[in-house]
RNA sequence: UCUAGUCAAAGGCAAAUUUAUUGAAAAAUAAAGACGCAAAGUUACAGAUCUAAGGGGAGUGAAGGUUUAUUCACCCCUAUGAUGGCUGAGCUGCCUAG
Numbered sequence: 001u002c003u004a005g006u007c008a009a010a011g012g013c014a015a016a017u018u019u020a021u022u023g024a025a026a027a028a029u030a031a032a033g034a035c036g037c038a039a040a041g042u043u044a045c046a047g048a049u050c051u052a053a054g055g056g057g058a059g060u061g062a063a064g065g066u067u068u069a070u071u072c073a074c075c076c077c078u079a080u081g082a083u084g085g086c087u088g089a090g091c092u093g094c095c096u097a098g
Stems, first nucleotide, its partner, number of pairs: 002098004012037002017032006035085001041091003045088003048083003054078004059074005
């Protein structure tokens, strides 16, 4: 440096769930917790998935009003928000064996 990790050893990470905080949400962080993980270390680059605050769209309903305008709710689209414990890819790395 490359390949492979069945066992052993030193260690590592931490799903669901609960509590608290943040957030519009998805979700994140901390503590408890352990389903699992040999990259469950790291990077949203490609795909995939989740969310839709903001923005956009047509219609319906409501408020308002003389009418128009306007506002709100429902519906659809949208990532600029997320997931690395969904897949590929990049970078880095412990132990053991060859």
The RNA shown here (c-di-GMP-I riboswitch aptamer) has 98 nucleotides and comes from Salipaludibacillus sp. CUR1. It was read from a public genome assembly, where an Rfam model found it. The source organism's lineage runs through Bacteria, Bacillota, Bacilli, Bacillaceae and Salipaludibacillus. Of the family's consensus pairs, 95% are formed in the model. The coordinates come from a structure-prediction model, not an experiment, and the mean pLDDT is 79.